The prediction has a mean pLDDT of 79. c-di-GMP-I riboswitch aptamer from Paenibacillus validus NBRC 15382, 88 nucleotides, folded computationally. The model forms 95% of the base pairs in the Rfam consensus. It matches the Rfam family "c-di-GMP-I riboswitch aptamer". Rfam describes the family as follows. GEMM was predicted in a large-scale screen for bacterial structured RNA regulatory elements. The organism belongs to Paenibacillus validus, within Bacteria.
C1' cells in the first nucleotide's frame, strides 16, 4: 500500500447506575465507583438525526406560551482523518 473483524496478543475505552462543597439556565459535561458493551466506543460537529431552550423574537399581559443554536451529542447514522491486530 490493498483487504479484513474470524480467533489471538499488548492492551485501551466504558453504558445503565450510584456519589458530588464541581461546571452550566437546560440539554449535558468533569471527577470517584461500577460494567452493558465497544476493532476505532481514537480524534473532527462536516452532512443530516435527536436532546435542551439561556440570550433573543413572538404571542400575552406580569401568570405564561410559542418560535429559536450561537449550546449538546462522534456510544444515532454518514463523511474526514489517525492508528492496533491479522492476511497479502
Nucleotide at each position: 500500500u490493498a483487504g479484513g473483524a474470524a480467533a489471538a496478543a499488548u492492551g485501551g475505552c466504558a453504558a445503565a447506575c450510584c456519589u458530588g462543597c464541581u461546571c452550566g439556565a437546560a440539554a449535558g459535561a468533569c471527577a470517584g465507583g461500577g460494567a452493558c458493551g465497544c476493532a476505532a466506543a481514537g480524534c473532527c460537529a462536516c452532512g443530516g438525526g435527536u436532546c435542551u431552550a439561556a440570550u433573543g423574537c413572538a404571542u400575552a399581559u406580569u401568570a405564561a406560551u410559542g418560535c429559536g443554536a450561537u449550546g449538546a451529542u462522534c456510544g444515532c447514522c454518514g463523511g474526514g482523518u489517525u492508528g492496533c491486530c491479522c492476511u497479502a